[in-house]
RNA sequence: AGGGUUUGAUCCUGGCUCAGAAUGAACGUUGGCGGCGUGGAUUAGGCAUGCAAGUCGAGCGAGAAGCUUUCCUUCGGGAAAGUGGACAGCGGCAAACGGGGUAGUAAUGCGUAGGUGACGUACCCUGGGGACCGGGAUAGCCGUGGGAAACCGCGGGUAAUACCGGAUGAUCUCCCGAAUCAUGGUCGGUUCGGGAGCAAAUGGUGUGAUUCCGCCCUUGGAGCGGCUUACGUGGUACUAGCUAGUUGGUGAGGUAACGGCUCACCAAGGCUCAGAUGCCUAGGGGGUGUGAGAGCAUGGCCCCCACCACUGGGACUGAGACACUGCCCAGACACCUACGGGUGGCUGCAGUCGAGAAUCUUCGGCAAUGGGCGCAAGCCUGACCGAGCGACGCCGCGUGCGGGAUGAAGGCCCUUGGGUUGUAAACCGCUGUCAGAGGGGAUGAAAUGCAUGAAGGCUAUCCUUCAUGUUUGACAGAGCCUCAGAGGAAGCACGGGCUAAGUACGUGCCAGCAGCCGCGGUAAUACGUACUGUGCAAACGUUAUUCGGAAUCACUGGGCUUAAAGGGUGCGUAGGCGGCCGAUUAAGUAGGGUGUGAAAUACCUCGGCUCAACCGAGGAACUGCGCUCUAAACUGGUCGGCUUGAGUGAGAUAGGGGUGUGCGGAACUUCCAGUGGAGCGGUGAAAUGUGUUGAUAUUGGAAGGAACGCCGGUGGCGAAAGCGGCACACUGGGUCUCAACUGACGCUGAGGCACGAAAGCCAGGGUAGCGAACGGGAUUAGAUACCCCGGUAGUCCUGGCUGUAAACGAUGAGCACUAGACGGGAGGGGCUUUAUGUCCAUCCGGUCGUAGCGAAAGCACUAAGUGCUCCGCCUGGGGAGUAUGGUCGCAAGGCUGAAACUCAAAGGAAUUGACGGGGGCUCACACAAGCGGUGGAGCAUGUGGCUUAAUUCGAGGCAACGCGAAGAACCUUAUCCUGGGUUGAACUAUGUUGGAUGGCUUACCUGAAAGGGCUAAGUCUGCCUUCGGGUGAAACUUCGAUAGGUGCUGCAUGGCUGUCGUCAGCUCGUGUCGUGAGAUGUCGCGUUAAGUCGCUGAACGAGCGAAACCCUUGUCCUUAGUUGCCAGCGGGUCAUGCCGGGGACUCUAAGGAGACUGCCGGUGUCAAACCGGAGGAAGGUGGGGACGACGUCAAGUCAUCAUGGCCUUUAUGCCCAGGGCUGCACACGUGCUACAAUGGUACGUACAAAGGGAAGCGAACCCGCGAGGGCAAGCAAACCUCAAAAAGCGUACCCUAGUUCGGAUUGCAGGCUGCAACUCGCCUGCAUGAAGCCGGAAUCGCUAGUAAUCGCAGGUCAGCUAUACUGCGGUGAAUGUGUUCCUGAGCCUUGUACACACCGCCCGUCAAGCCACGAAAGCGGGGGGCAUCCGAAGUCGCCGGGCUAACCUUAGGGAAGCAGGCGCCGAAGAUGAACUCCGUGAUUGGGACUAAGUCGAAACAAGGUAGCCGUAGGGGAACCUGCGGCUGGAUCACCUCCUU
Repeated sequence: AGGGUUUGAUCCUGGCUCAGAAUGAACGUUGGCGGCGUGGAUUAGGCAUGCAAGUCGAGCGAGAAGCUUUCCUUCGGGAAAGUGGACAGCGGCAAACGGGGUAGUAAUGCGUAGGUGACGUACCCUGGGGACCGGGAUAGCCGUGGGAAACCGCGGGUAAUACCGGAUGAUCUCCCGAAUCAUGGUCGGUUCGGGAGCAAAUGGUGUGAUUCCGCCCUUGGAGCGGCUUACGUGGUACUAGCUAGUUGGUGAGGUAACGGCUCACCAAGGCUCAGAUGCCUAGGGGGUGUGAGAGCAUGGCCCCCACCACUGGGACUGAGACACUGCCCAGACACCUACGGGUGGCUGCAGUCGAGAAUCUUCGGCAAUGGGCGCAAGCCUGACCGAGCGACGCCGCGUGCGGGAUGAAGGCCCUUGGGUUGUAAACCGCUGUCAGAGGGGAUGAAAUGCAUGAAGGCUAUCCUUCAUGUUUGACAGAGCCUCAGAGGAAGCACGGGCUAAGUACGUGCCAGCAGCCGCGGUAAUACGUACUGUGCAAACGUUAUUCGGAAUCACUGGGCUUAAAGGGUGCGUAGGCGGCCGAUUAAGUAGGGUGUGAAAUACCUCGGCUCAACCGAGGAACUGCGCUCUAAACUGGUCGGCUUGAGUGAGAUAGGGGUGUGCGGAACUUCCAGUGGAGCGGUGAAAUGUGUUGAUAUUGGAAGGAACGCCGGUGGCGAAAGCGGCACACUGGGUCUCAACUGACGCUGAGGCACGAAAGCCAGGGUAGCGAACGGGAUUAGAUACCCCGGUAGUCCUGGCUGUAAACGAUGAGCACUAGACGGGAGGGGCUUUAUGUCCAUCCGGUCGUAGCGAAAGCACUAAGUGCUCCGCCUGGGGAGUAUGGUCGCAAGGCUGAAACUCAAAGGAAUUGACGGGGGCUCACACAAGCGGUGGAGCAUGUGGCUUAAUUCGAGGCAACGCGAAGAACCUUAUCCUGGGUUGAACUAUGUUGGAUGGCUUACCUGAAAGGGCUAAGUCUGCCUUCGGGUGAAACUUCGAUAGGUGCUGCAUGGCUGUCGUCAGCUCGUGUCGUGAGAUGUCGCGUUAAGUCGCUGAACGAGCGAAACCCUUGUCCUUAGUUGCCAGCGGGUCAUGCCGGGGACUCUAAGGAGACUGCCGGUGUCAAACCGGAGGAAGGUGGGGACGACGUCAAGUCAUCAUGGCCUUUAUGCCCAGGGCUGCACACGUGCUACAAUGGUACGUACAAAGGGAAGCGAACCCGCGAGGGCAAGCAAACCUCAAAAAGCGUACCCUAGUUCGGAUUGCAGGCUGCAACUCGCCUGCAUGAAGCCGGAAUCGCUAGUAAUCGCAGGUCAGCUAUACUGCGGUGAAUGUGUUCCUGAGCCUUGUACACACCGCCCGUCAAGCCACGAAAGCGGGGGGCAUCCGAAGUCGCCGGGCUAACCUUAGGGAAGCAGGCGCCGAAGAUGAACUCCGUGAUUGGGACUAAGUCGAAACAAGGUAGCCGUAGGGGAACCUGCGGCUGGAUCACCUCCUU
């Protein structure tokens, strides 16, 4: 400090997610030791049991048991005295602390700083003073009664530091007066005088007390509290008004004390948008976690404060409580009960149940620290100190150390060589931490007390100090010594990227993983396992939560043209902000001083535990608040002034600014009349409609309503909405000039008010045209639409309502500053040569553009630049502008406005492609113009389908279908089927066993064959040899690895091939531009078959393609001359280059020449090039071929071959027989032959090229009608042969017909090949003589030696199904010179929501499943108030006739008190009407989600009717239509403007 994730890629916006730290944690796996911490977060739910607050005998009375002594005795015991001191009681102090918890509480709390002139204080400290005289009771106790118990009553008698009366008294309290000091001020401080009032225990100890411990009054202090003020301290406005003791006053009461704290009366106030009231949530702080900080989150342990104690209410006692382990009442719950009545309160320490993911021992001790009581000893202390349990956290230690390579075994991987685990182990040597056993014991302990001694305080029983001795450890036990022995001690998570770390096997969209992206559909580094690696380590992961990263709520530190986001517009309230000069003030501000900011924590520096955690000390800090001094620049306040902001005035002026009234012409419709006579109208084409009852058309006239052509213009006006004929009236604003007036009067503007297109609503008018709805006609699969004919609301007017739009510049208002250039509108000024001139300043309205800004597009003085002020708004997409609540509206609906749930994106701009029923340019047998076909028939062949035991497999639009197959009777041939057989036939290398046997030929049996069988015969039988022998390398056999597979996967592959396409494209280096993807080059203008070439240009060059090079063909030349040729010479034959010869010619086959826009003219940019011409065999690539860029189609092929993986191994291998691949209702493709006279038949007669030939081609001759047969010459071939070329030409016949066309089909007889022609071959002869008379929709090929037509040859091959395929030559046309259209392609441009790329994307209803939410007759529950009733305890008040020890008394009574009664208030409870929240609810509504459901096709391209916004109507649905608006619309044309 960042990373992953939207895209084909990019930049941006934006969310989601990860890495870090933390926790009172929990869960999973694992677990050696120690130290220090920490541990009921949920049910403030219920609790058994024990303990948690007592103490004082030196305040008081009484006094049990026991013990001692004495006496008595019935020998059981009893009595007395003494000692002893228990239990209980009176009294004092404590019990209000300590300990626990966080329910309530948003302020009666807490924090910080103040105030108390409005207060209190037991114990403690300090100063001063005092304690006199009396009295009456009552517990306990004794006796007695009631009750189950708890407990209660009566009688008697007793004490006090218990209680009471009186006295004395002040510095105390109150009242009056005076002086002085202080204060903003009242009742303040000090001093003085006068008056009134108030006290005690002379108790305890002790021989002995003014002296020690206590008691009373009082002063001061310390510490602790009460009250009060200011500021700070959650959420919600979908809570906007709240309040009757309420706010204040007077008086009274009450309190320690101020106060409506309470009461009576009077007044009508008080709080609130700076958020009252209500609702929800919550103890607050020091601090803690995180963070760079600012912040954000949090408040467990520890400390401070508050509050609570089963729930609610209440007081008593007391210095202090309205009291956790006190009291009274009510309630719920639980327990006891004799049913009458009682008892209880763990949110103390342990512990238990319950609920929960989850949180401990019913431990030890008062040894230490602290507290209560006590003179003290001491007692009490679940405070506390310790121990126990829990890896819950932090910290520390250990699980060994050194050597050790044959790199052992085993595991895993493997290319079979090896690699890795790995010095790891074994093995050798060493050490002894921790744990274990034994020993010993520092320290936590110092006090106190006691004893002795000493010193000081006058005396002292008291106090202080010192020394010596003695007394105290619950628990822990360091360090040390000894023993033994590497012995007892390692796991968890992860390994696709983020993120450190990979291989194999298994699995096969299954099982599973996953924080995000995403893995898994047969080669998974992502699942599971193994090995291995990485990280951390007594732990490691997961889950939950907080902060961080997140500048993702932005104070530090964000945004709003298009990504989310500017209010539709103005006026204006509160608020915020505000010009120049001077004076003053000191609130803000700044500086100094001072008080406070508890301790702990955190930080720094030291120190103590061996270190650390932990602990101690000191320092700094605590950014805050208060007080005070100073300053006066700035902000604020006050005062005075100024004119530039703002406004007023005067004079001009432009304008569709607004409202009202009147007028006008064109057009339209209707009506009337004339002319006229068949259609009109409408459309892509039609129809509905209209018309002989006279339309349309045309002329004249009348009526009506609405809108205002030309001018008209990126021209004007207005705040926006908006405004357009003319005139008048009324009226708002602007601009210019002058500088006369006011003197900051300003800007913005939450709420508020006003205006606000269209549609819509209410009432009344009006209605020509247009026209939602509706009716009809078309279109269509349908057409609730687009098109057409009609047409109602509406559109218009008046009055009212609604309040919304793509209300847009998608850009809030104001002020200031920041290059220019060119247009437009309105007035003004200067200059001169007075013009159609030029310059200057102002206002309005545009375009381009610099800097700058921006993600880019773009904006750019009309900012989206640079600053200031104010307002509005945004915070991922969907759900949703929905639900609910509120409010407005007549309604429609508007404004405000969520959540659950769900996704990992949704988006903006730009880029490259692809696509478009977008555009431009160009090309191609693409169309057109032609010629010939296919589609109809018969047959051949391939495919589908059907059939079958099997009909083996592959190929599937173009680019499968006479394709693999250049030849299926067996073989081929695949096992496709049936049947038989076999387990190893062939190959490779190797090891093991055996060991001389084994091979070949012939014959026999069996069988369909393969094969099997037994036997016989013959023959051969390894290598070396010293011929003695040796060996086991031959062959065979056995076992093991393994062979084999046309089995699967062409979507694991190589190779090869098809196609776009012989289309002209595809790229690179450097440079430049752009943040970038990318662009440029490769675009543009010409040109070409071509990215071919030329020119321009931020490009310059280059590569793969095109072209050329290669082959062939066309002309010529040279060389050569056999097997080819024969002109001339010679010979020979019936005839023939037959022979001698020849190289002239043809030809053959080697080399060369030739063609390059080279030459001429024209066009063109002085170009490239094009057009025409000459010459030439050939002319602009001469014709043809080979050659196929980057890539596309997961195109084809695992069955040519090769190959990964998988499967199979007595079978999916191998061998064999027979069958099938040929099967036939049918459909399609490709062909052949035809339908005839440009023909057929017969006879005669010419002219090729290119090939083949030895298991071959086979002449001649003979036989056969023929296929063919016989014999046989020649020829490995320019020699011989296949071999006859055919169309053609000549002659004859046929005479338009199912024929002398056509030949299918069938019969008979033959031939050939072959082991074999039944399934299932070809050929011949004779006979038979089918369909068919030129082919529907549709469709194919071809631009010249081409189409068409004619034959010939070859491969494969025993033969053949060849009409196929591959070649060869013969004869030999027609048409086009164009690009509108169809198809395909190339380039440029444009739009895009596509990128699997239009066979794309994508919307809505309906149907199904599932999830959450809303509504709903209701139902159930919670909360806080209100009203009424009842009214406990209790304080207070009144009464008090009953009762009563202290005092008084005249003895009667009084004073005082108590019981009791009444009253106010009053908890719980009851009832009622509302409010609010939660749950549930038949049914219902929309929403989200869910590989392959239905209907359409709304959007994205002009998306096929441009889309969208508002509104209204309609419709299964997306949607359609009307009205107004927007461009965030393509295309073409025009206008305007700008640049050059």
The RNA shown here (small-subunit ribosomal RNA) has 1540 nucleotides and comes from an uncultured prokaryote. It matches the Rfam family "Bacterial small subunit ribosomal RNA". The coordinates come from a structure-prediction model, not an experiment, and the mean pLDDT is 82.